[in-house]
RNA sequence: AACUGUCUUCAGGGCGAGGUGCAAUUCCUCACCGGCAGUGUUGGGUCGAAAGAUCGCCCCUGAGCCUGCGAACCGGCGAAGGCCGGCCGAUUCGGUGCAAAUCCGAAGCCGACGGUGUGCAGCGUUUUGCUGCGCGAAAGUCCGGAUGGAAGAAGAAGCAC
Numbered sequence: 001a002a003c004u005g006u007c008u009u010c011a012g013g014g015c016g017a018g019g020u021g022c023a024a025u026u027c028c029u030c031a032c033c034g035g036c037a038g039u040g041u042u043g044g045g046u047c048g049a050a051a052g053a054u055c056g057c058c059c060c061u062g063a064g065c066c067u068g069c070g071a072a073c074c075g076g077c078g079a080a081g082g083c084c085g086g087c088c089g090a091u092u093c094g095g096u097g098c099a100a101a102u103c104c105g106a107a108g109c110c111g112a113c114g115g116u117g118u119g120c121a122g123c124g125u126u127u128u129g130c131u132g133c134g135c136g137a138a139a140g141u142c143c144g145g146a147u148g149g150a151a152g153a154a155g156a157a158g159c160a161c
Stems, first nucleotide, its partner, number of pairs: 006156005016030004032140001033111002035069004040098001043059004047052001064109002073086005091107005113144003117135007
């Protein structure tokens, strides 16, 4: 330094102000947030005798909306752990530069599933509640599944060279 398996640790952020309203961190205006990996036809370094294909390896530059993945969600199967399949959001313009849909400037856009308020009546009752009817209010940021899982990151010991 490389390979395969094992083990350990780590691995998601965000409602502040005002308005309407019986009620909103859910609506309206402004604000706030952004998982993991990748991403050079130049140049430099380096490996090799050479070749190294526009192509060895390393460095310089950076992404919510470029590519791939994870999670969530949907369907099927299973007693379960789980497995298989599907789905998987959103960007332009200008500038700099050899090079940027990644930087700088400007203007945009996107964000799983479930839950959520109140009046009256009945029931129950210390309270919280339950049922029916009427009206209603809608979540990237609140609560929950989740003290979960995971893309992956770092490390440890062992074996062989």